[in-house]
RNA sequence: AGAGUUUGAUCCUGGCUCAGGACGAACGCUAGCUAUAGGCUUAACACAUGCAAGUCGAGGGGCAGCAUGAUCGAAGCUUGCUUUGAUUGAUGGCGACCGGCGCACGGGUGAGUAACGCGUAUCCAACCUACCCAUUACUAGAGGAUAGUCCCUUGAAAGAGGGUUUAAUACUCUAUGUUUCAGCUAUUGACAUCUUUAGUAGAUGAAAGAUUUAUCGGUAAUGGAUGGGGAUGCGUCUGAUUAGCUUGUUGGCGGGGUAACGGCCCACCAAGGCAACGAUCAGUAGGGGUUCUGAGAGGAAGGUCCCCCACAUUGGUACUGAGACACGGACCAAACUCCUACGGGAGGCAGCAGUGAGGAAUAUUGGUCAAUGGGCGCGAGCCUGAACCAGCCAAGUAGCGUGAAGGAAGACGGCCCUAUGGGUUGUAAACUUCUUUUCUGGGUGAUUAAAGAUACCUACGUGUAGGUAGUUGCAGUUAGCUCAGGAAUAAGGACCGGCUAAUUCCGUGCCAGCAGCCGCGGUAAUACGGAAGGUCCUGGUGUUAUCCGGAUUUAUUGGGUUUAAAGGGAGCGUAGGCGGUUUGUCAAGCGUGUUGUGAAAUUUAGUGGCUCAACCAUUAAACUGCAGCGCGAACUGGCGGACUUGAGUACACGCGAGGUAGGCGGAAUUUGUGGUGUAGCGGUGAAAUGCUUAGAUAUCACGAAGAACCCCGAUUGCGAAGGCAGCUUACCGGAGUGUCACUGACGCUGAAGCUCGAAGGUGCGGGUAUCGAACAGGAUUAGAUACCCUGGUAGUCCGCACAGUAAACGAUGAAUACUCGCCGUUUGCGAUAAACAGUAAGUGGCCAAGCGAAAGCGUUAAGUAUUCCACCUGGGGAGUACGCCGGCAACGGUGAAACUCAAAGGAAUUGACGGGGGCCCGCACAAGCGGAGGAACAUGUGGUUUAAUUCGAUGAUACGCGAGGAACCUUACCCGGGCUUGAAUUGCAGAGGAAAGAUUUAGAGAUAAUGAUGCCCUUCGGGGUCUCUGUGAAGGUGCUGCAUGGUUGUCGUCAGCUCGUGCCGUGAGGUGUCGGCUUAAGUGCCAUAACGAGCGCAACCCUUGCUGUCAGUUGCCAUCAGGUAGAGCUGGGCACUCUGGCGGGACUGCCACCGUAAGGUGUGAGGAAGGUGGGGAUGACGUCAAAUCAGCACGGCCCUUACGUCCGGGGCUACACACGUGUUACAAUGGGCGGUACAGAGGGCAGCCACUUGGCAACAAGGCGCUAAUCCCUUAAAGCCGUUCUCAGUUCGGAUUGGGGUCUGCAACCCGACCCUAUGAAGCUGGAUUCGCUAGUAAUCGCGCAUCAGCCAUGGCGCGGUGAAUACGUUCCCGGGCCUUGCACUCACCGCCCGUCA
Repeated sequence: AGAGUUUGAUCCUGGCUCAGGACGAACGCUAGCUAUAGGCUUAACACAUGCAAGUCGAGGGGCAGCAUGAUCGAAGCUUGCUUUGAUUGAUGGCGACCGGCGCACGGGUGAGUAACGCGUAUCCAACCUACCCAUUACUAGAGGAUAGUCCCUUGAAAGAGGGUUUAAUACUCUAUGUUUCAGCUAUUGACAUCUUUAGUAGAUGAAAGAUUUAUCGGUAAUGGAUGGGGAUGCGUCUGAUUAGCUUGUUGGCGGGGUAACGGCCCACCAAGGCAACGAUCAGUAGGGGUUCUGAGAGGAAGGUCCCCCACAUUGGUACUGAGACACGGACCAAACUCCUACGGGAGGCAGCAGUGAGGAAUAUUGGUCAAUGGGCGCGAGCCUGAACCAGCCAAGUAGCGUGAAGGAAGACGGCCCUAUGGGUUGUAAACUUCUUUUCUGGGUGAUUAAAGAUACCUACGUGUAGGUAGUUGCAGUUAGCUCAGGAAUAAGGACCGGCUAAUUCCGUGCCAGCAGCCGCGGUAAUACGGAAGGUCCUGGUGUUAUCCGGAUUUAUUGGGUUUAAAGGGAGCGUAGGCGGUUUGUCAAGCGUGUUGUGAAAUUUAGUGGCUCAACCAUUAAACUGCAGCGCGAACUGGCGGACUUGAGUACACGCGAGGUAGGCGGAAUUUGUGGUGUAGCGGUGAAAUGCUUAGAUAUCACGAAGAACCCCGAUUGCGAAGGCAGCUUACCGGAGUGUCACUGACGCUGAAGCUCGAAGGUGCGGGUAUCGAACAGGAUUAGAUACCCUGGUAGUCCGCACAGUAAACGAUGAAUACUCGCCGUUUGCGAUAAACAGUAAGUGGCCAAGCGAAAGCGUUAAGUAUUCCACCUGGGGAGUACGCCGGCAACGGUGAAACUCAAAGGAAUUGACGGGGGCCCGCACAAGCGGAGGAACAUGUGGUUUAAUUCGAUGAUACGCGAGGAACCUUACCCGGGCUUGAAUUGCAGAGGAAAGAUUUAGAGAUAAUGAUGCCCUUCGGGGUCUCUGUGAAGGUGCUGCAUGGUUGUCGUCAGCUCGUGCCGUGAGGUGUCGGCUUAAGUGCCAUAACGAGCGCAACCCUUGCUGUCAGUUGCCAUCAGGUAGAGCUGGGCACUCUGGCGGGACUGCCACCGUAAGGUGUGAGGAAGGUGGGGAUGACGUCAAAUCAGCACGGCCCUUACGUCCGGGGCUACACACGUGUUACAAUGGGCGGUACAGAGGGCAGCCACUUGGCAACAAGGCGCUAAUCCCUUAAAGCCGUUCUCAGUUCGGAUUGGGGUCUGCAACCCGACCCUAUGAAGCUGGAUUCGCUAGUAAUCGCGCAUCAGCCAUGGCGCGGUGAAUACGUUCCCGGGCCUUGCACUCACCGCCCGUCA
């Protein structure tokens, strides 16, 4: 000293929470010792029992009990002793009694009390004070009772009553008496009521003795000391949702009363007194020294200790006394408890212990008067639950200990990681040496006793000091010291996600649980539980409650109010607060000096004492306060004088939708009458309700009514605000400017209070044309109590009265002063020639400094300062409830709490989004061509079914997808039968010699049995190989694609995505990447606080189109030669075609126009190709927790005679249905038949197969060639030329089905393809809707390949042939890019969020 938490991120506002300290605490776990302080915070609840206040015989009468003595009697005997009984107050002493003193202290508690109760300061000339001290004087004489004792009566008891007798330091009377009182005389004090001192005459009132020779007492008086009583200033909690209170109340005169003043009490008189500076009322509370916290200012508290107060079951009252209205006294009343003979009595722990109750919670029915202190006493002494000690309690603080040194095989064990090496617990342990604080046992052993008292002595001053002697110790088996033993007796609690120091494994699986805040937990939890390790503190440690702090989050120090909470709607103005220049004075504030006080303890510092420390003692400071007395005079203030600039007045001038009242005007609207005129009008997105042949709408004329004032008109003007607009008249108000004449601070603000105050509303009375809540009807809609339409009542207008609120806003209170500028505008003034510049007051825009969280404000401040008022203190609940005030009502003003949340909020930033805007692109739409959706079939999916129909893919981006080949196998699924180191791979050990296996048998097969045949190398040790047994590894298409790698889809081949440095911003971020033009493109150019760069674009790569060169076999054949029915067939050649290497070519390069440029345009030129020539490969940062654990790999979890593996069979091919993708068609641009022409690219040896033969054919049987530019697949088809069919379910269409075959294969039943023949279904161009395509494209035609024994291929991937139409254009649909704007979204509009219901 700060930190966490609002957001995707940021700054701010703002609350919540944490880290610190404290405690009379409580609870959890744990616990060795010592010292010291502390211990009912709750029920001022109720109390059993014991103790807590007595003492004096040196006041008295006495004598119950005890002891002693004396006398008498009795018993025993030792004949003078013992025991016992009686008498005797004679003695010690003493229960009860009279009397004195004390009991008013000490001890407890905090109920009451908001008060002179407490604190502090002052006063009493208005007072008292026993015991104590000092001084003075006195202590004379008498008397009558009474308690006790004794007797009697009564009562259960407590007790009461009567009688006889008696004493005193008890009581009474008399004497003396300084005082006291009032009067007089003189005198003192600051005037005076009054008072001091002295004198004088009057009235009134005293006493007590005891013991023994010296004291103690007693009475009166004065003074002191101590203690008390009273008065006053100041300070002393909360509430105004408590605003008025008060009749002895306020004062006076006179009395009474008191120690004393006083309405304290009383009679009379007056009508006062208190209160917004908070009376009264209500709530709460003992106050202070101090304690805790805090840097301080403050805030909170008042336990222990000290001071004061109050109280003693509750309420009241007095008595006694120096003192009480009395804790352990009295009386009365009340409640409660107890006793009772029912008549009546007794009691008061908030004393010390203790009990019950209450409560989270607080101790022993202990010891001693040894010390300190108190009461009584001459004293010894007695009493003392005050006090001092001890006991219990970690309940606080302080100190000590639980060992120290060495010791690495870094042991065992635990835990964790792993690359199997290890790391950690950890020098920790074991072990060796040492020590003994503590502990156990024994011994010794203080201080506290200074003093006092008793006796004696000394000094003298006769009550003091000193000395001597003996005496007094509860605690105490104390503290301390010492001996012996032996590491021996002694460590825990909390925490480990961030804040906050400290991490891993296992278990659990939004469960159990944690949590102070944020938040963890849904199968890899550093946050739950356990363990290991670590961190912090330590005889404790955590939790909980409470207080301060952090919180500048109530802000005096030290905050704010445009938008975060917060400026009153406006003005006038009372109290209050604040106030111009100058001068004099006072000294209240202020400053300074000094005096008194501020108790002690506490706090701080020094020193000292307990072994240290806590603790204690002592000294000093401090106690920031209050009061007195001086001094000062700048500032504030009081009083006095002066001034003019603030303020006001006067005169002059112009200004204005300023206000009130009256008069007038035209246009429009509606309406009435009449005319013209005819079928509609009106209204809307479209309609309908409505009006209209009884004549509307339209139009003309005349009339009526009410309301509002077009243009001018404007960031215009006026007004305090609300607000104010036709013209005019009257009255009223205002600011401004000019003059600088007058007054001389007269000012500013303003709680209360008063006034004004839009619209709407209310009351009464008018008025009512328009518009128009409510209401009615028509539409819209899922509904439509709305938006739209047709009507329409209150109201809108006027007068009077109420109401009193608005986003009453500049969301910005009023006033004054100061602080750079520029550009408009209104009204004055001056100067001048109208312009132009100046000045004053307004009204606007933009900016400097400055301010601000930023947006922004910026001489009209939100800047710099001052004064006053109002208001704010997290969100919701709530401007609600209750109360009060106002109102006719509606309602307004004032204005909470419970409960709940961790946020709510402001400004700005990045994105995303918008049925916001601008620009642009894409087969996106449009323009076209052809399809899908209807039919049949093929195929995939859903669903259903099933023993199983294995699994995955599911909008675009799943569905002829994984699968580029499910009859068995595949195969993962189902049924059944087998195996268990296993079907496959492999290490080690042991055994064996083969392994393998034809054949046969059983079986569905796996498998089992049978068993002809049957090893290699060798150094002779063995090795290789195989089988079996054991063991270690296995195996899993089981789960998790939300643990992952890799790969892939999509946005999208869209033009974007970023970085470095610089600059801007508090920051998130921005700039660059924006703007203009351009491009297919963030492609480029220009501009520019940016300059550059990277990933993307483009280019580089492949292919195709033109060409050159090189090379010619299997390709080619122009020339030469040979040759055939024909043919590059042959020799030969490489010119051409072609093949495949290397090059060229295209760059807006040239021309014209437009443009600054980039670039664009052109039926431009040239060129094979023209503006990226066509096609392909190539996919930025990222998004979708997109897809895949079943292609592969891999973490974790799971199975192990099974979720592994082998085999047979079945299934993946099921079938009311739905969808996707395709094929074939519905026909004449066609079908059938015949003839005939032209490709490219691929593939081939368990293969392609020429050719021949057979078969209608599928194909079969022979068989040449080819491991391929050589041979084969291989006849391309559409096309072209003929012919037939003639619009029909057909010579279209071919599904389905019957029959017969071929081929592959171990095997075509479930479940193959093909051929022949026969059969001949639906279907006549397809609803809503929807898909593809912009040129060699669509459409159409055939060919090939992969997989493959065969094939369900109509699929996929390639190849060539024929070969179109259309694009005006970007309004709209979809998707995308850039800029901008709004936003309460950021999981980002499939968002957020409101209401109702469950």
RNAcentral holds the sequence, with entries from Greengenes. The RNA shown here (small-subunit ribosomal RNA) has 1398 nucleotides and comes from an uncultured bacterium. Its Rfam family is "Bacterial small subunit ribosomal RNA". The coordinates come from a structure-prediction model, not an experiment, and the mean pLDDT is 82.